Small-subunit ribosomal RNA from an uncultured Alphaproteobacteria bacterium, 1481 nucleotides, folded computationally.
The prediction has a mean pLDDT of 85.
RNAcentral holds the sequence, with entries from SILVA.
[in-house]
RNA sequence: AGAGUUUGAUCCUGGCUCAGAACGAACGCUGGCGGCAGGCUUAACACAUGCAAGUCGAACGCGCUUUUCGGAGCGAGUGGCGCACGGGUGAGUAACGCGUGGGAACCUGUCCUUGAGUGGGGAAUAACCUUGGGAAACUGAGGCUAAUACCGCAUACUCCCUUUGGUUGUAGUGGCCGAAGGGGAAAGAUUUAUCGCUCAAGGAGGGGCUCGCGUCAGAUUAGGUUGUUGGUGGGGUAAAGGCCUACCAAGCCUGCGAUCUGUAGCCGGUCUGAGAGGAUGGUCGGCCACACUGGAACUGAGACACGGUCCAGACUCCUACGGGAGGCAGCAGUGGGGAAUCUUGGACAAUGGGCGCAAGCCUGAUCCAGCCAUGCCGCGUGAGUGAAGAAGGCCUUCGGGUUGUAAAGCUCUUUCAGCGGAGACGAUGAUGACGGUAUCCGCAGAAGAAGCCCCGGCUAACUUCGUGCCAGCAGCCGCGGUAAUACGAAGGGGGCUAGCGUUGUUCGGAAUUACUGGGCGUAAAGGGCGCGUAGGUGGCGUUGCAAGCGGGUGGUGAAAUCCCUGGGCUCAACCCAGGAAUUGCCAUCCGAACUGUGGUGCUCGAGUUCGGAAGAGGGUAACGGAAUUCCCAGUGGAGAGGUGGAAUUCGUAGAGAUUGGGAAGAACACCAGAAGCGAAGGCGGUUAUCUGGUCCGAAACUGACACUGAUGCGCGAAAGCGUGGGUAGCGAACAGGAUUAGAUACCCUGGUAGUCCACGCUGUAAACGAUGUGUGCCAGCCUUGGGGAGAUGUAAUCUUUCUGGGGCGCAGCUAACGCGUUAAGCACACCGCCUGGGGAGUACGGUCGCAAGGCUAAAACUCAAAGGAAUUGACGGGGGCCCGCACAAGCGGUGGAGCAUGUGGUUUAAUUCGAUGCUACGCGAAGAACCUUACCAGCUUUUGAAGUACCAGGUUUUGGGGUGAGAGAUUGCUCCUUCAGCUAGGCUGGGCCUGGAACAGGUGCUGCAUGGCUGUCGUCAGCUCGUGUCGUGAGAUGUUGGGUUAAGUCCCGCAACGAGCGCAACCCUUGUCCUUAGUUGCCAUCAUUGAGUUGGGCACUCUAGGGAGACUGUCGGCGUCAAGCCGGAGGAAGGCGGGGAUGACGUCAAGUCCUCAUGGCCUUUAUGGGCUGGGCUACACACGUGCUACAAUGGUGGUGACAGAGGGUUGCAAAGGGGUGACCUGGAGCGAAUCCUAAAAAGCCAUCUUAGUUCGGAUUGCACUCUGCAACUCGGGUGCAUGAAGUUGGAAUCGCUAGUAAUCGCGGAUCAGCAUGCCGCGGUGAAUACGUUCUCGGGCCUUGUACACACCGCCCGUCACACCAUGGGAGUUGGUUUUACCUGAAGGCGGCGAGCCAACCAUUUGGAGGCAGCCGACCACGGUAGGGUUAGCGACUGGGGUGAAGUCGUAACAAGGUAGCCGUAGGGGAACCUGUGGCUG
Repeated sequence: AGAGUUUGAUCCUGGCUCAGAACGAACGCUGGCGGCAGGCUUAACACAUGCAAGUCGAACGCGCUUUUCGGAGCGAGUGGCGCACGGGUGAGUAACGCGUGGGAACCUGUCCUUGAGUGGGGAAUAACCUUGGGAAACUGAGGCUAAUACCGCAUACUCCCUUUGGUUGUAGUGGCCGAAGGGGAAAGAUUUAUCGCUCAAGGAGGGGCUCGCGUCAGAUUAGGUUGUUGGUGGGGUAAAGGCCUACCAAGCCUGCGAUCUGUAGCCGGUCUGAGAGGAUGGUCGGCCACACUGGAACUGAGACACGGUCCAGACUCCUACGGGAGGCAGCAGUGGGGAAUCUUGGACAAUGGGCGCAAGCCUGAUCCAGCCAUGCCGCGUGAGUGAAGAAGGCCUUCGGGUUGUAAAGCUCUUUCAGCGGAGACGAUGAUGACGGUAUCCGCAGAAGAAGCCCCGGCUAACUUCGUGCCAGCAGCCGCGGUAAUACGAAGGGGGCUAGCGUUGUUCGGAAUUACUGGGCGUAAAGGGCGCGUAGGUGGCGUUGCAAGCGGGUGGUGAAAUCCCUGGGCUCAACCCAGGAAUUGCCAUCCGAACUGUGGUGCUCGAGUUCGGAAGAGGGUAACGGAAUUCCCAGUGGAGAGGUGGAAUUCGUAGAGAUUGGGAAGAACACCAGAAGCGAAGGCGGUUAUCUGGUCCGAAACUGACACUGAUGCGCGAAAGCGUGGGUAGCGAACAGGAUUAGAUACCCUGGUAGUCCACGCUGUAAACGAUGUGUGCCAGCCUUGGGGAGAUGUAAUCUUUCUGGGGCGCAGCUAACGCGUUAAGCACACCGCCUGGGGAGUACGGUCGCAAGGCUAAAACUCAAAGGAAUUGACGGGGGCCCGCACAAGCGGUGGAGCAUGUGGUUUAAUUCGAUGCUACGCGAAGAACCUUACCAGCUUUUGAAGUACCAGGUUUUGGGGUGAGAGAUUGCUCCUUCAGCUAGGCUGGGCCUGGAACAGGUGCUGCAUGGCUGUCGUCAGCUCGUGUCGUGAGAUGUUGGGUUAAGUCCCGCAACGAGCGCAACCCUUGUCCUUAGUUGCCAUCAUUGAGUUGGGCACUCUAGGGAGACUGUCGGCGUCAAGCCGGAGGAAGGCGGGGAUGACGUCAAGUCCUCAUGGCCUUUAUGGGCUGGGCUACACACGUGCUACAAUGGUGGUGACAGAGGGUUGCAAAGGGGUGACCUGGAGCGAAUCCUAAAAAGCCAUCUUAGUUCGGAUUGCACUCUGCAACUCGGGUGCAUGAAGUUGGAAUCGCUAGUAAUCGCGGAUCAGCAUGCCGCGGUGAAUACGUUCUCGGGCCUUGUACACACCGCCCGUCACACCAUGGGAGUUGGUUUUACCUGAAGGCGGCGAGCCAACCAUUUGGAGGCAGCCGACCACGGUAGGGUUAGCGACUGGGGUGAAGUCGUAACAAGGUAGCCGUAGGGGAACCUGUGGCUG
């Protein structure tokens, strides 16, 4: 410090996710030791049991025990002090509660200092005794008694109250010094020296009160408050104060957030972070609050009191039913809750606390121990050596590699644990729970001690097997559908280590709330526009102040923590000491640049006056012409209208057309322009009038008067609403006609609201420049509207200046597109707004509106994207250019018939398998009777039919003939014949047989694991690279452009220059000529024959070698002086002469595992091998490809001429003979320019005469023939007989542009036999092409795109089903809060106090005083009634989200087939459609 993830790829925006650190944690697996720390985060839920606060006899009496008679001890009481500390918890509390810094009107037991005092009396009462009540808790009556308990009196001060004098002055309720009157104290004990007691003054520490500042979220909480705010009198308190009360006034708080609601103890600190921040407040420390829930006071120095009291309530327990008792949020512990948190331990030895003179007692505070890997820290589980690189495991290309110096082995060591021994510090004199602990010494022995997670990328680490979208994984992206580095296992590896992973939470990364440190044209985001309040900000000079600001000093910022230094535990964690820091607050002094503030000036910002100017700026009134429609009349006579084409509609009752006249409403052609005006919406005939703003010029005046602007106020297209008018045209809804599968639409004919006017409402738009307002600065050029100045001056033009509207463009900015003085540049001021997509601008609440609706505005849930700009493709019912038998123009077919053949389907034991749009279907198959053959049935075989090599045993070898069984494979019998070497041995090699073990075999699966080969786009003209340049980049350029070509062919131009694969050429063939060579070819000349038969010849044909020839070379025209095109000449051939071979980068997971090869899987007495028979030949049917026809361009008969290219010894076969024929016989010749196949056929002549025929030949019968082991299933041919459909073929569709189509025959491969198929060969031999609008396919450029699996794409809404969360909902059940009223426990306060009473006075009645009791107001709980708010449930219901393949349509993306979208209104199953205004995205 970053990384992954949106795309085919790119840049950006933007969210999601990861790597880090941390924790009072939990869970899973595992677990040796020690140190230090930590340990109910949940139910402030309920608690059994024990303990946690007592002590003092030196305050007092009594009882008991003991005694050495001196005393000592124990117990319950009276009395004193303590129990308000310590310990726990965080419920409540948004508060002077806390933090920090100040203040004045206070209190303070014990402690310290100082001063003074402690005299003299009195009356009771517990205990105890007697006697009652009660189950108990407890309690009544009578009697005795003490005190440091209680009560008077005396005395007293710098004490208190009342009255009052003097003095001083930061004028405060002040300080100091007095006077008079009144009032207020005490306690004693004893060991005789102390401890106590009372008053007063001060101190220390503690506490109460108060103020400034700081302290969570919500405005879908905007108003709150009546003791409320202040005053006066009174009361009350330790103390100021509405703290309380009476009266008076009407204030007080609040947009700088009152009130209300929700949440929360606060801080020092802790975690994280570079910091700023964010989160947090457990342990330790400070403060606060609470003690079962609510209320209340008492005592006291201190409480409204955790282990006190009273009352009310809930709960639990005891009970004799009458009454009582209790409060672990103390320490342990229990139940419960929960993912989860310990022992009912030891000791007061230390530290501290209470009481006591003390000894001492008490102390679950504390110190220790126990449990728990909960965390941090340290240590160990051994060290050295050791290659035969052992065995085993795993992998393997079978060679090896790896685990791995790892192990074993050898040599050592002993930390920790174990055993034995010694044994502390903490304790200054005594006292040690910890503890026989820490530590030290000795002994034995490698001995007792390693796991967890991960290994697709992020992210370090890879293989095999299993599984087969299953099981499973997953933090994100995503893995798994038979070769998974992603699941599970193993081997290996990586990481950490007594731990390792997972989950949860916080911060970080996240500049993803941006103070540091973000944005708003198109990604989310500028308010529709203005006026203006608060607020924020603000020109130049001078002067004062000192709030901000800067500096110095002082106080404070507790300790602990963090940091630094040093020290102590062997180190570390941990602990100790010192320092620094604590960024803050307060006080004080100084400064005056800047901000602020006060004074005083200035004129440049702003404004005013004067003179000009332009304009659809606004309001009102009046007027005008053209057009549409309607009405009247004339002419006229059949249509008009409307559309893609029609129809609805109008018209002989006279339309449309045309002429004249009239009526009405709405809108204002031309001018008109990127023009003008306005804040925006918006504004367009003319005139008048009223009125707003702007610009220019000139001086003069005011003197900062300015900018922005939350809340607020006003304006605000269209549609819509209300009332009243108006209504020509247009026109939602509606009706009809069309279109269509449907057509609630697009098109047409009508047509109501509305559109218009007046008044009122609504307040929204793609209200857009998708760009808030204002000011300043920063290159230019051109154009245009308005004004001014100047030059030349007649017009016009030019220069310049200010202000508007536009087009380019530098710098700069931007993700890019683009913006660019009219900024989206550089800055400042202020406002508004944004923070992933969906849910949703929705719900609820509030508010506005007559309504429609507007404004404000969430959450649950869900996804890993949504999005912007640009790139390359692909696509478009986008555009341009061009090509192709693509269309058109022609010729001939297919589709109809019969048959052949292939396919589908069906059938079957099997009908083997593959090929399936073009690019499968006379295809693999250049030839299924057996074989082929892979299929089926049956029989049979198992190292195998063939291959390689090994072991053991046997045998001695081979080949052929005959014969038996069997369907055959196979298996018997018999005869003849028969290896090599040699040491002469069945010894060796080889062969054969048997057995074994390796292996063979597979047309079994996967063409979606592959190689190779092939098809197709397409013989289309394209596809790329290097360097350079441009761009952030994907990419672009080159390859685009202008011409041209069959061609990315060539030329020209150009930030490109070159190159490669393709094109072309080189190759073969054919067309002309020359030359060489003439046998088997040829024959002009000579001779010869039946015959080029023979001699002869090689001129010709021909054959096959070599050459020539054609290159836009030449002429003319066109063209850019180009490339090239057109025409001509010459030429056998002319612009690529014809044909072939040749197939770029790639596409289709195209085809083929059944040609071959091959990975993996499967099979191994079978899915292998062999054999017989069957099947591949089936047959209701459908399709493809063909053959033959339907006839006269023909059939039949006759005639008998002319090819080319092939083939031939397992062969072609002549002549001759036989047969009607297929064929048979025969065997000359020929391994072939010699011989054979071999007859070429269309042609020509004759006949038939339009018929189902002398067409057509299917089908069937009979009889033959050939091949073959064998023609039944299932071959070909022949003869005779039979003589079907069919009379030119619907929709549709195919081939072909010249020696082509059409037509005619011939040959070959395969092959024993079998062709209408396939591959070749030649004969005869046409028609047509205007042209590129349309169909199909293709190429180039451009444009749009929401497509990239690429239009066979993407995608919207209703409906149906399942699940999920949520809104409404009659109501219902709770919580909380509030108003009114009722009730009124305990308690203090006030009053009464006839009943009762010891202290004092009087003395006897009584008085003072007190008590019980009663009354009153206050008040907790409770009750009644009504509001607010919040949560749960809820029949039914609304939309939303998600889901594999459901239904209906096709709305959007291309001109998406009616351009889309926004606002509004109506309509419709649904997407949507239509009207109206707006936008261009």